[in-house]
The part of an RNA shown here (large-subunit ribosomal RNA, domain VI) has 266 nucleotides and comes from an Actinomycetota bacterium.
The organism belongs to Actinomycetota, within Bacteria.
Its mean pLDDT, the model's own confidence on a scale to 100, is 89.
It matches the Rfam family "Bacterial large subunit ribosomal RNA".
Context: one part of a larger RNA
Order: sequence, then structure tokens, then C1' cells
RNA sequence: CGUAAGAGUUUUGCGGAGAGCUGUCCCUAGUACGAGAGGACCGGGACGGACGAACCUCUAGUGUGUGAGUUGUCGUGCCAACGGCAUUGCUCAUUGGCUACGUUCGGACGGGAUAAGCGCUGAAAGCAUCUAAGUGCGAAGCCCACUCCUAGAUAAGAACUCUCACGGUGUUAAACCGGUAAGGACCGCAGCAGACCACUGCGUAGAUAGGCGGGAUGUGUAAGCACAGCAAUGUGUUCAGCUGACCCGUACUAAUAGUCCGAGGG
Repeated sequence: CGUAAGAGUUUUGCGGAGAGCUGUCCCUAGUACGAGAGGACCGGGACGGACGAACCUCUAGUGUGUGAGUUGUCGUGCCAACGGCAUUGCUCAUUGGCUACGUUCGGACGGGAUAAGCGCUGAAAGCAUCUAAGUGCGAAGCCCACUCCUAGAUAAGAACUCUCACGGUGUUAAACCGGUAAGGACCGCAGCAGACCACUGCGUAGAUAGGCGGGAUGUGUAAGCACAGCAAUGUGUUCAGCUGACCCGUACUAAUAGUCCGAGGG
């Protein structure tokens, strides 16, 4: 820009993309078959491999603004307690999130038309012949079926709902200009959404983010004081103290205020 007014919500599916794999073992059955050795079709079941998707309950990894330990050195006047730097100084553990090495699931079932092949009926050609007329089966393959995208599918689809027939210029027609409706956007607070854009939620009639309160989780028993010990240190107060992303709540802070676009229907 189009989809013959302007919008919101829900959709159909022309078409496109994806997927499509396979092994071992058991039963049928040591049966059919075979002198024996050996050893099935058909049908049913169990467990795998590779591949793929989703997810984070478990296991594991990461976890540079979580907790603790600790070395050297500098600083806060000193002790103590802290802070800076040294790869996050090093080390141990670790919430949310993200991941796989983890978990769950998938390939199917079924239908249609066929290939090679196997047929039925059957002449040309009194026989024979699956073929010439007619007709039936038959594949991991084809078309559906399964998953995803999709009306720019210009053949531009469908349903429901909302807004109403405004003012001016004009040859009264097209057209142009303007303010609006439904609605939308800008702007702002954010997100497990994201390169940007987009998408989603929220904007005081509010829990959207931060803060604060409580909880969870993690770390592992803070500081200060008291006691014991010459001291290092230990014990008690103390399952303490601290705690990123998690959960619930709470308007304290910030989403204030405001601006723009947007029909009049060949």
C1' cells in the first nucleotide's frame, strides 16, 4: 500500500515445512519342514540403539552482587571487627535461571490409488492366455492421516461484536482540509518475550518493577559479652547470623501529567 467505510475478537485451510529409522530377545514352537544336522512364515510381547521435541521432579554441570573457610599485603589511629587488591586471590558448598550426562514423550494405527509381482473372467486365435473389453490383490515408496506455519490464497475467504452517517471548501460530483467515534499508537513500569523491532502483562478504578514485611532456599552456629585456658583456642548465649534471581503480602518509590492518529463508505 492492497484486501471497495473504520475497528476488535475468534477462525477456515489453498499451499508449504517437519516427521518417516532400526536391532536383540521371548512366546507361538523345537511346531510346520527335514533322514538328520538344523529350523521357520503368519501372529503376539519385552527390552534397546541412533535421531527428534518438550521440560528441570530426580541426577549432574554452571552459578564473577549467596554463605563460609583461608594466604599475603595495604587501609579504617591501635586491639577486635571490617574493607580494598592479588584470575572471583585461592578453596568448599550453593537458590533462581540456563543446560545434559537427567526425565518424559515421538516414529504409530488406519484409509485410498498404485509399482514389480500374483490373480479372476476372457476373446482376437472353437484350444491356451492376468488383457485386448471388464475385474481383484499387492510396498519402508505416492495421496491422506500426525505436528507446525499459513488469507499478499491479489481467487486477498468466513463468523460474531463495536462505531456511526459530522463541520468547511468545492462545478454540489470527484476530491481536498479539519475536529471526532469505536479503536489504536506515542509515552511510562516491566517480562522465563527479546539483537533492534516485534510479542505479552501493567499504568493509581493499580501489585507492573523496585523497596519493605513474612516465608522458602542456601550456608553452617555471626558480632558483642561471659566463662575455661599462660596462650593458640574452646564453650555458652546460638539449628545462630547473613542470605541474588524463588513464593505470599504491602502503595513507601516509580508507572504522573499529557500528546497524536483514527470512518462518513464506487